Notes: The part of an RNA shown here (large-subunit ribosomal RNA, domain VI) has 268 nucleotides and comes from a Deltaproteobacteria bacterium.

Context: one part of a larger RNA
């Protein structure tokens, strides 16, 4: 900028991309077959392999913002508690999120037209022949089925809902005044399992968007003080305590303040 007003919703699908593999066992059956020796087709089932997708409930890693243990040192006057620094000092575990080794789901089944082939009937040429008329079957391949994008598909498509004024002059598009500025957009701000920016998505006091706080959940392993005990190191009891990021609800306590712009006025 088009899509003959504008505007939010929802879609069809013209056409384009993905995918498209495979092995083993079990049954039919030691049956057809074949002197034996071996040893099927058809068709039913189960389990891998290898690619793709999707997810974190389970395994399993990470988890330099949880939590413990611990070592030299400095500090906070000393004790005790703590805090710096030493790769996060070093060890043990771990929430969310992201991850694969994990889990689930697909590469299935079907329909049509067909290849080389098998075929029917059938003459040309009293037979013969699949072909010349005319018909049937046949492949992991075409075409559809499936999954995704998709009306700039300028042949620019459908449905649905919403908004949009007087005077004057013109046949009517318009014009010129006066008023007026819609539904909707964006900016701006608070943010997101969305994100490089941007774009999408939630919201913005008629508010749970983020942080805060409050409850819970998860992790760690029984905190500090105090008491009891043992010469002490250290044991025990209050105390399955204290502490707990990113998770799950819940509260206006903070900040999303005021607000500003575009978009017209019924459509050649």
């Nucleotide at each position: 900028c088009g899509c003959a007003g504008g505007a939010g919703a929802u879609u069809u699908g013209a056409g384009g991309g993905a995918a498209g593999c495979u092995g083993u066992c079990c049954u039919u059956a030691g049956u057809a077959c074949g002197a034996g020796a071996g040893g099927a087709c058809c068709g039913g089932g189960a389990u891998g392999g290898c690619g793709g997708g999707a997810c974190c409930u389970c395994c399993a890693g990470u988890a330099u913002u949880c939590c413990a243990g611990u070592u030299g040192u400095c500090c906070u006057g000393c004790c005790a508690a703590g805090g710096g620094c030493a790769a996060c000092g070093c060890u043990g575990g771990u929430u969310a999120g992201c991850u694969g080794u994990g889990u689930c789901c697909c590469g299935a089944a079907g329909g049509g037209a067909u290849a080389a082939c098998c075929g029917c009937u059938g003459a040309a040429a009293g037979c013969a022949u699949c072909u010349a008329a005319g018909u049937g079957g046949g492949a992991a391949g075409c075409c559809c089925c499936u999954c995704c994008c998709a009306a700039g598909a300028u042949a620019a498509g459908a449905u649905c809902u919403c908004c949009c004024g007087g005077g004057c002059c013109g046949u009517a598009a318009g014009g010129c005044u006066c008023c007026u500025a819609a539904a909707g957009g964006u900016c701006a701000c608070u943010u997101g399992g969305a994100g490089a920016c941007u774009a999408c998505g939630a919201g913005u006091u008629u508010g749970a968007u983020a942080g805060g706080c409050c409850g819970g959940g998860u992790g760690u392993g029984u905190a500090a003080g105090c008491c009891c005990u043992g010469u002490a190191a250290g044991g025990g009891g209050u105390u399955a305590a204290g502490c707990u990021a990113a998770c799950c609800g819940g509260u206006a306590c903070u900040a999303a303040u005021c607000g500003a712009c575009c978009g017209u006025g019924a459509g050649g």
Its mean pLDDT, the model's own confidence on a scale to 100, is 88.